[in-house]
Context: one part of a larger RNA
C1' cells in the first nucleotide's frame, strides 16, 4: 500500500423487521444426478450449473451406438484423358451405394482442323475433412460483484524510498453529486444529461380512423364533417423556476402555492478500473498437439423420450371468495400469402367439406378470462380433484411402435394447504386473469411481450447477508 478481524465509528440495499403470495408435503410437466445401457452425444456445477446452451431430437436436427458402404472423398482449388449437360425405362439393395438398356446434341469463338465456358465420369497427387484434444496457449462474446461509486492520470508538494498529497475534512446527495474549507492546481474513465417508451396540451394532417349536430341505416351502414376518440410528424412542458421556515448569506432540507406531472414524474437501453486462470475451441475465428481406407465421409434403424432413487424449477389441485350450467359487457399488444380463413353446411367433438374478403387502422386469427344476473350443488375424497388406463377417434407429416398433440365415451388415483429449513415482492407493485408471439410441418405447464382486476406493510436499523467511506489492530502479502 492492499487484504482480513466474532475491532470501532458512519451509511446504503426486500438485507432484516412489518406485510402479502409461494417452495419443501401430492400428482404431473421439465431440468439435473445417479444408475442402466450397444448408445442412453456434449457442454454448464455455491450464489453467477440444474424449463441453462435447445426460438420447440419421431425421420432431418445429431454431434451417440449397432450395421451396411465410400477414400482426392459430401462440398474447395489446380492438373490429365474422356464425354455436352440431360431424360427415360429397369435389375438388386433396408437405404447408400451397384449395375444394364435406350434417347440426345446445345452455347461462344473458328483459318472448319480445332479452341474455350459450364457440366458429368475416371485418374493423379499437391490438398480436403474433423462438433477430434487444450477455454489453463488465445481473439471474440457472456455472466458475477454491481447501475455498487467507485478507478486513475498530469504537473506540483511532501518523504532516503515503497508511496502519500489531490480523493481526507464540516455539510449534503441517489450519486467521488454539489459545496464550503485545505499544498495542492487541474484533467479523463465512471455518476447525471444528452436517445426510446410512458403521463398533459398545442399545432399540421383526417384514411383503412373517429361520430357533436343533420338526414338516413339492421350496423359509421351511406351523405356529410374532421369537432372529439385515435393515429404520427413537429413544438410546449419541471427548472427546486416562485412563497414560507431550517441551514454558514453556500450546496441543500422541510413544508406550501400552481399544475397533467414535484423535486432522477413512472419504465428501458445504457455496465467505470478491475475480480472470479469464471463460462465458451459444440456459434464463429485461432495457435499448438493428434487422426488421414479413419478420430473423415455416405445411408438405414435405433439412441439422445431407459428408471429402484435424490435434487431443482415449474404447472395443477386441495375447494363455497368455490365447482357446474345458461344469459351477458370491457382490452392491450402482436401475427398473417406454400399464409390468415369469415359465412354457409355436416360431425356430440377434435375437425372436414366450401369458399367471401385480406400483402390488412380496410379483411381475419378473434372467443378476451377473471367480471356481472339467474339457477343449482351444502361441506362430502363431493357436481372438490384430475392422474392413470381400456375403446373409438381427428390432424400434421413418406412415417406418429419405440416417440407427437387435440377430441368424444368409459375410468376416476393422489391430494383434505404441507416438518426442519427456505424464495419472491414496496405500487398500478404483490396477488390473480386471460391474449399474442418468436421457434416450428406437427408439438409449450416453457421463454418473452401485451393488456384486465387490484392489495397489505415499512416502528425502525439492535440482529442475519453483501456492499460503500474514514480509522485501528495484524507474526498475512
Nucleotide at each position: 500500500u492492499g487484504a482480513c478481524g466474532g475491532g470501532g465509528g458512519c451509511c446504503c440495499g426486500c438485507a432484516c423487521a412489518a406485510g402479502c403470495g409461494g417452495u419443501g408435503g401430492a400428482u404431473u410437466a421439465u431440468g439435473u444426478g445417479g444408475u442402466u445401457u450397444a448408445a442412453u452425444u456434449c457442454g454448464a456445477a455455491g450464489c453467477a450449473a440444474c424449463g441453462c446452451g435447445c426460438a420447440g431430437a419421431a425421420c432431418c436436427u445429431u454431434a451417440c451406438c449397432u450395421a451396411g458402404g465410400c477414400u482426392u472423398g459430401a462440398a474447395a482449388u489446380c492438373c490429365u484423358g474422356a464425354g455436352a449437360a440431360g431424360a427415360u425405362c429397369g435389375a438388386c439393395c433396408a437405404a447408400a451405394a451397384u449395375u444394364g438398356a435406350u434417347u440426345g446434341u446445345g452455347c461462344u469463338c473458328u483459318u472448319c482442323g480445332g479452341a474455350g465456358a459450364a457440366c458429368u465420369c475416371a485418374g493423379u497427387g499437391a490438398c480436403a475433412g474433423g462438433c477430434g484434444c487444450u477455454g489453463c496457449a488465445u481473439g471474440g462474446c457472456u455472466g458475477u460483484c454491481g447501475u455498487c461509486a467507485g478507478c486513475u492520470c498530469g504537473u506540483g508538494u511532501c518523504g532516503u524510498g515503497a508511496g502519500a498529497u489531490g480523493u481526507u475534512g464540516g455539510g449534503u446527495u441517489a450519486a467521488g453529486u454539489c459545496u464550503c474549507g485545505c499544498a495542492a492546481c487541474g484533467a479523463g474513465c465512471g455518476c447525471a444529461a444528452c436517445c426510446c417508451c410512458u403521463a398533459u396540451c398545442u399545432u399540421u394532417a383526417g384514411u383503412u380512423g373517429c361520430c357533436a349536430g343533420c338526414a338516413u341505416u339492421a350496423a359509421g351502414u351511406u351523405g356529410g364533417g374532421c369537432a372529439c376518440u385515435c393515429u404520427a410528424g413537429a413544438g410546449a412542458g419541471a427548472c427546486u423556476g416562485c412563497c414560507u421556515g431550517g441551514g454558514u448569506u453556500a450546496a441543500c432540507c422541510a413544508g406550501g402555492a400552481g399544475g397533467a406531472a414535484g423535486g432522477u414524474g413512472g419504465g428501458g437501453a445504457u455496465g467505470a478500473c478491475g475480480u472470479c486462470a469464471a463460462g465458451u475451441c459444440c456459434u464463429c475465428a485461432u495457435g499448438g498437439c493428434c487422426c488421414u481406407u479413419a478420430u473423415g465421409u455416405c445411408u438405414a434403424g435405433g439412441g439422445c423420450u431407459a428408471c429402484a432413487c435424490a435434487c431443482g424449477u415449474a404447472a395443477u389441485a386441495c375447494a363455497a371468495u368455490g365447482g357446474u350450467g345458461c344469459a351477458u359487457a370491457c382490452a392491450a399488444a402482436g401475427g398473417g400469402a406454400a399464409g390468415c380463413g369469415a359465412u354457409c353446411u355436416g360431425g356430440u367433438g377434435a375437425c372436414a367439406g366450401u369458399u367471401a374478403g385480406c400483402a390488412a387502422a380496410u379483411c381475419u386469427c378473434a372467443a378476451a378470462a377473471a367480471g356481472u344476473g339467474c339457477a343449482u350443488c351444502u361441506c362430502a375424497g363431493u357436481c372438490c380433484g384430475g392422474a392413470u388406463u381400456g375403446g373409438a377417434g381427428u390432424c400434421u407429416g413418406c412415417a406418429a411402435c419405440u416417440c407427437g398433440a387435440c377430441u368424444c365415451c368409459a375410468u376416476g388415483a393422489a391430494g383434505u394447504u404441507g416438518g426442519a429449513a427456505u424464495c419472491g415482492c414496496u405500487a398500478g407493485u404483490a396477488a390473480u386473469c386471460g391474449g399474442a408471439g418468436a421457434u416450428c410441418a406437427g408439438c409449450a405447464c416453457g421463454c418473452u411481450c401485451c393488456g384486465g382486476u387490484g392489495a397489505a406493510u415499512a416502528c425502525g436499523u439492535u440482529c442475519c447477508c453483501g456492499g460503500g467511506c474514514c480509522u485501528u489492530g495484524u507474526a498475512c502479502a
A computed fold for a 477-nucleotide part of an RNA from Bacteriovorax sp. RL1S2-S, annotated as small-subunit ribosomal RNA, 3' major domain. Rfam family: Bacterial small subunit ribosomal RNA. Gene Ontology terms of the family: structural constituent of ribosome and ribosome.